[in-house]
Order: sequence, then C1' cells, then structure tokens
RNA sequence: GUGAGCGGGUGUAGCGGUCGCGCCAUGGUCUUCCAUGUCGAGGAAAGUCCGGGCUCCGCAGGACAGGGUGGUGGGUAACGCCCACCGGGAGCGAUCCCAGGGAAAGUGCCACAGAAAAUAUACCGCCGUAGAUCUUCGGAUCCUCGGUAAGGGUGAAAUGGUGAGGUAAGAGCUCACCGCGGGGGCGGUAACGUCCCUGGCAGGGUAAACCCCACCCGGAGAAAGACCAAACAGAGGCAAAGGAGUCGUCCGCUCCGUUCCCGGCUCCGCCGGGUGGAUGCCCGGGUAGGUCGUUAGAGCUGUCUGGUAACGGGCAGCCUAGAGGAAUGAUCGCACAUCGACCUCGUGUCGGUGAACAAGACUCGGCUUACAGCCCGCUCACCACU
Repeated sequence: GUGAGCGGGUGUAGCGGUCGCGCCAUGGUCUUCCAUGUCGAGGAAAGUCCGGGCUCCGCAGGACAGGGUGGUGGGUAACGCCCACCGGGAGCGAUCCCAGGGAAAGUGCCACAGAAAAUAUACCGCCGUAGAUCUUCGGAUCCUCGGUAAGGGUGAAAUGGUGAGGUAAGAGCUCACCGCGGGGGCGGUAACGUCCCUGGCAGGGUAAACCCCACCCGGAGAAAGACCAAACAGAGGCAAAGGAGUCGUCCGCUCCGUUCCCGGCUCCGCCGGGUGGAUGCCCGGGUAGGUCGUUAGAGCUGUCUGGUAACGGGCAGCCUAGAGGAAUGAUCGCACAUCGACCUCGUGUCGGUGAACAAGACUCGGCUUACAGCCCGCUCACCACU
C1' cells in the first nucleotide's frame, strides 16, 4: 500500500437562541388563568420469539397426555441467552459454521439409475472343468457346469480403506498401517486427548423420521387487577345432587351444597302440597365516573478490585417521557455531511440539500429482523521499501 476478518461508537433528534406544546414542582390577583424552573422518544421503540418481575385464579399437590432443550464446565433472577473449552467441518490464515445424547431396544425410509440399497446379489468381466469347431500347435471361439466380487459401469452411498504377499482367478485368505469393537495407563473438574494391549470385525446412511434416554415446564395477562363513589329490578324462568379448582384427562386433599314442614293412606313405607338448594344455562334492569396499578429500577455513570472471559464485589455520584385519544413542533445562527459554481488554489467564497432503518403505553434480560454515511481499535495474508 492492497485485500480480508473481528469488535466498538455515532445515527443532524448535534450546540445555542426565540416562539409554541406536555407532565411535574413552586409562587400568584388561585379565575383553571398567569409567571418561573427541571425534564420530554430508539439502537433497534420493530417481531410478539424465549425467560422473568408484578397481579389474579382453593391446592403454584401427584400422575398421564402435551410441550421445550440436548457436547462439557461456568455466568445469570431465569432462559432456548452469554462466556470459555471439547469434537466435527470450511478457510493459507485471522476467523466462521454445527437442530453436537442414542442406529447393538424396536419400527420406517433411501426416488431415479443400477444385477443388487438387504434374509443381499452378478450387468460387463476374471479363472477353471467336460464337450464341440478351427489351428500357424502358441492358442482362439461357442455351449454346459463350477468358483469369484479384486477390475469396469450405475449411483449421494455397493459391504471397511491403502499397500504387499498369496491364489487357477480372487477375497482379512495372511501381514503392515489406518478405521471399528473391547480392556488398561497417563493428563484434564469434565466433554475429551494421548499411549499400550487385544479381536479379523456386527453392511451403510437417516432420529430438523416415529422412537429411546437425560433434564425442564400451573395458567391468564395491565382492557391483568385493587379501591372508592353512584345507580338499579330482579318474589324472574329452567335444570339440579353434585359442583368448584384460568389449556386437556384421571387421582388425592380442601371448601360449598345435598334441607325442612304439613296432611292422607292399605304404616316403617307410599302419595300429595309447601319450603330450601351449591352449581350451570336463559331472560330482564342499572353503571361504564374517579383514584391507584404507572415508572427509583435484577437502574445508569465513574473508579478500584477478583476472574482467561461472561460476570461479580467495594466506594462515590446521578434521577433522564409517563400521556390518557394520547404532548415533543416551527424558525434563526453555528458546526458537520453532501452537491454545484467561482477563484487569490487556501481546510477560501457563494448557493442548494439535510442522508439509512424507523416512533413509547406495565416493566426488565435476551434473541431475531431492517439499517445510508461517518469515526475508532485489534488481527491475518500478499506486495514494495528500509
């Protein structure tokens, strides 16, 4: 210098002034009006995907069903998140990616092509035997039978791989190395790594197929919910001995209810009338007003310290929307960025434009998605010079 990789910041919503708008605070002549003052949109506010805080629901008890996660260790309030490491893959490398437990529990699937994708098998081929024909006497061709899976073809994948020996030709048939199964030593918290011994060795792949294993899981949601005030009409109707339990089923526990009276009769039961009844459904009436929830936090900033890191601890400081049909706008100047023109060629002068994705509504930690331009840092490869 060129290219590449990783991380961070910013995001004209910058700074200042004038006017305007909103909550809150203070004061006033206290009218709901005036004055002053602080503050007033995001890194993703988006998605509504995970996990919480908070609120409510008798049990936040158990089991099944259902759902989620999936290497090991750590962090965290928790997580499907983050950090470190292990294994596999891509890359020269910095780095990046992985839906990363189990195929010897079982079931299913592997299209097409191919002989054959499983209880495997023989298309081309290789070797041998009996016979026939030809012969240049080396052998060649055809058929039958037997052996073979090393070579070729098909395919994503063909029955462990490479090499040597051996064989009629071949094959773990034998051997060496690798792979796979089993056992052990050493290192590591562990996942794993490494070394040694042993066995010719169960055809592969697929579980983001069913399934098996390990761990985890109440539900609903701020229009949740709590309180206050006001108003009304419920002698309303039907069913009823069981019901309630905020996804489904069952069990257990708990709570509420399953009532009482009178009369008659063939009297220990039956009939009639009345009353009561958890819970469920239907019809009808009233209210929809106000306050809280509602923003001081698993909060932010700085610094010291522990840790490889995520993150934790100590000390000091700060308070940054809280509306309720929903406020944050306009304008001027400066600076910045960009475009154009001029020229004295300088960070000059003048003019225009204001860039991307995009707006809170209970709140927080993450993840995912979108994003123009600019700035900063670290690392890798190549080239050149010294």

This is a predicted structure of a 386-nucleotide RNA (Bacterial RNase P class A) from a Planctomycetota bacterium. Rfam family: Bacterial RNase P class A. Rfam classes the family as a ribozyme. Taxonomically the source falls in Planctomycetota (Bacteria, Pseudomonadati).